[in-house]
Context: one part of a larger RNA
Molecule: large-subunit ribosomal RNA, domain II
Organism: Cylindrotheca closterium
RNA sequence: ACCAACAAGUUUAUUUUAGUGGCGAGCUUAAAUAAUUUAUAUGUAGGCGUAAAGAAAUUAAGUUUUAAAAUGCUUUUUAGUCUCUGAAAUAAGACCCGAAACUAAGUGAUCUAACCGUGGGCAGGUUGAAGUUUAGGCGGAAACGCCUUUCGGAGGACCGAACCCGUGUAUGUGGAAAAAUACUGGGAUGACCUGCGGUUAGGGGUGAAAGGCCAAUCAAACUUAGAGAUAGCUGGUUUUCUGCGAAAUCUAUUUAAGUAGAGCGUUUAAAGAACUUUUUUAGGGGUAGAGCUCUCGAUAAGCAAUGGGGGUUUAACGCUUUACUGAGUUUAUUGAAACUUCGAAUACUAAAUUAAAAGACUUUAAGCAGACAGACUAUGAGUGCUAAGAUUCAUAGUCAAGAGGGAAACAGCCCAGACUAUUAACUAAGGCUCCUAAAAAUAAUUAAGUGAUAAAAUUGUUAAAAAAUGUUGACAACCGAAAGGUAGGCUUAGAAGCAGCCAUCCUUUAAAGAAAGCGUAACAGCUCAUUGGUUUAGUUUUUUUGCAUUGAAAAUGUAUGGAACUAAAAUUAUUUGCCGAAGUUAUAGAUUUAUAAAAGAUAAAUGGUAGCAGAACGUUCUGUAAGCUUAAGAAGUUUUAUAGUAAUAUAAAGUGGAGGCAUCAGAAAUGAAAAUGUUGGU
Numbered sequence: 001a002c003c004a005a006c007a008a009g010u011u012u013a014u015u016u017u018a019g020u021g022g023c024g025a026g027c028u029u030a031a032a033u034a035a036u037u038u039a040u041a042u043g044u045a046g047g048c049g050u051a052a053a054g055a056a057a058u059u060a061a062g063u064u065u066u067a068a069a070a071u072g073c074u075u076u077u078u079a080g081u082c083u084c085u086g087a088a089a090u091a092a093g094a095c096c097c098g099a100a101a102c103u104a105a106g107u108g109a110u111c112u113a114a115c116c117g118u119g120g121g122c123a124g125g126u127u128g129a130a131g132u133u134u135a136g137g138c139g140g141a142a143a144c145g146c147c148u149u150u151c152g153g154a155g156g157a158c159c160g161a162a163c164c165c166g167u168g169u170a171u172g173u174g175g176a177a178a179a180a181u182a183c184u185g186g187g188a189u190g191a192c193c194u195g196c197g198g199u200u201a202g203g204g205g206u207g208a209a210a211g212g213c214c215a216a217u218c219a220a221a222c223u224u225a226g227a228g229a230u231a232g233c234u235g236g237u238u239u240u241c242u243g244c245g246a247a248a249u250c251u252a253u254u255u256a257a258g259u260a261g262a263g264c265g266u267u268u269a270a271a272g273a274a275c276u277u278u279u280u281u282a283g284g285g286g287u288a289g290a291g292c293u294c295u296c297g298a299u300a301a302g303c304a305a306u307g308g309g310g311g312u313u314u315a316a317c318g319c320u321u322u323a324c325u326g327a328g329u330u331u332a333u334u335g336a337a338a339c340u341u342c343g344a345a346u347a348c349u350a351a352a353u354u355a356a357a358a359g360a361c362u363u364u365a366a367g368c369a370g371a372c373a374g375a376c377u378a379u380g381a382g383u384g385c386u387a388a389g390a391u392u393c394a395u396a397g398u399c400a401a402g403a404g405g406g407a408a409a410c411a412g413c414c415c416a417g418a419c420u421a422u423u424a425a426c427u428a429a430g431g432c433u434c435c436u437a438a439a440a441a442u443a444a445u446u447a448a449g450u451g452a453u454a455a456a457a458u459u460g461u462u463a464a465a466a467a468a469u470g471u472u473g474a475c476a477a478c479c480g481a482a483a484g485g486u487a488g489g490c491u492u493a494g495a496a497g498c499a500g501c502c503a504u505c506c507u508u509u510a511a512a513g514a515a516a517g518c519g520u521a522a523c524a525g526c527u528c529a530u531u532g533g534u535u536u537a538g539u540u541u542u543u544u545u546g547c548a549u550u551g552a553a554a555a556u557g558u559a560u561g562g563a564a565c566u567a568a569a570a571u572u573a574u575u576u577g578c579c580g581a582a583g584u585u586a587u588a589g590a591u592u593u594a595u596a597a598a599a600g601a602u603a604a605a606u607g608g609u610a611g612c613a614g615a616a617c618g619u620u621c622u623g624u625a626a627g628c629u630u631a632a633g634a635a636g637u638u639u640u641a642u643a644g645u646a647a648u649a650u651a652a653a654g655u656g657g658a659g660g661c662a663u664c665a666g667a668a669a670u671g672a673a674a675a676u677g678u679u680g681g682u
Base pairs, nucleotide, nucleotide: 001682002681003680004679005678006677011092012091013090014089015088016087017086018085019084021082022081023080026048027047028046032042033041034040052059053058062073063072095236096235098233102226103225104224105223106222107221113200114199115198116197117196118195119194120193121192122190124159125158126157127155131151135148136147137146138145139144163187164186165185168183169182170181171180202218204214205213206212239616240615241614242613243612244611249262250261251260252259253258264370265368266367267366268365269364270363271362272361275359277356278355279352280351281350282349283348289342290340291339295336296335297334298333299332300331301330302329303328307324308322309321310320311319312318374399375398376397377396378395379394380393381392382391383390404415405414406413419589420588421587422586424585425584426583430579431578432577433563434562435561439576440575441574442573443572444571445570451565456550457549458548460547461546463544464543465542466541467540468539469538477534478533479532480531481530483507484506485505488502489501490500513528516527517526518525590606591605592604593603594602595601617671619668620667621666622665623664627661628660629659636655637654638653639652640651641650642649643648
């Protein structure tokens, strides 16, 4: 991993409620006894009800309080009680599995820690402390000291086997091994290693101390018991069909993963004519917008108190003045969630009338819930950066609990709500070159493969408008002219239109600047402005606008779904078709509800998680059953066929070789695909 078997709302008591039946102002027995297979009979103790009030005595349709009353409670309405069945609650392990832990009593020091007792072990080599012998030398009065010499043999000394340890690396990592192997390392006469025997025990031991070790277990061992500890947490919870169908909000909570009350669901019973939408009428409002009357701000200008500086005054008062300050006020403009002289649309409230939608409900009583982690989209707002697939509200939608078609793929977007069947038809959104069902036409635009992207920019191009100019010849092009006073004055080495400063006149002209550029050391030289001619019909500028262009950088490989597409298969406008869904229609059928009931008919309905309600199928056992069936072949099993909406049922054939069972009832250890389920097999 696969297969099989096993595996989870049970039982008892009490209470409430619904149903059922008995009796009924009453109902009912419990323990126990008798007999027996049960049934049954006896049993009236007790319980509930018929009367309440009071702490109680007690009183009583009243009672309590009180001196007396008001007040409070109760009554004048009448139905209860017992059995059985279902559902729920409570107490119990209480649907099942699951802790880490806590407590008690015991078992452990054959592992390991420390200690006690008694034994054992350490190849070989090196170094050469203290001390010391003989002899000599030196010093010393001596004791003795020093040097050489002869011995000596110390050490938590050195090197290195056994032995002990475990530094680094590699292998190994379901290993050969639940800690090893190989190489390499440390200690190796010591605080050394070790055999045997013994001591210390769980909040305790032992610890050269790492929370280490105490039998592969240690921030409190192991075993058994309390014990099915508890778990608001995770996982799991077994057949079918039918009707309805939520919530993820408010309030409270040692509350936020829970729970309770309300809201929302469902079932039963009763009652209601109110509810929703459309229309009309009547309301209140202070939002959007707008505005500046008020409040708080902003901008500009004027006037201007006060203050500061200056002048004058011997000083003070005062007078005068102005780089400045600028309360306040006037005029103009302007912003505002916590401004309003104003002020909608919606929404909300109330009423009216008629009508429609087989519209949908509302209230009360009772039973049972689930839910109180929501998500995105659109709109209005807050927080945030007018960030977020962010977060918090409000209103609506979808998902959640919703399949189908579209958006390439895509819970929350668009269309549309799946009872069943059909190789029928019509449509929605969206599409119609091919992948891929379905298409053509007309008029334009785009040249960028734009057709997927911003601000900004654009002699790309379309369309429109306006202004100016033009046969008295424009714009552009070509052929000419572009002069004289003068090299203006100044400056300067020079300054001649053109380094710089000042001025910028006059003349001749069709026209020509004391010069708009290039140029020279300075001149020269070349253009320009300006003007003549040739030529000939539009030209120039501005604004708006459609499409396009630049802007444009990302990680495997083009990437807009792909191929591909250019008078389109792009974009804009128009026209007529078609395709396209589980929508609608058609045909056939099923179920539910309504029409009082049956039958039939008609109409509508039949997506669905949590959940509520209803109806069924199957398994084991008991009665029915001394019945039926079975060796002329039971159960089981394999295959096939048929029936049923389904759980399932029936039949046939094979296998099998001994029991099985209709019907109607009853009782449950009653249904497995999931629990890192348990056990077994492979």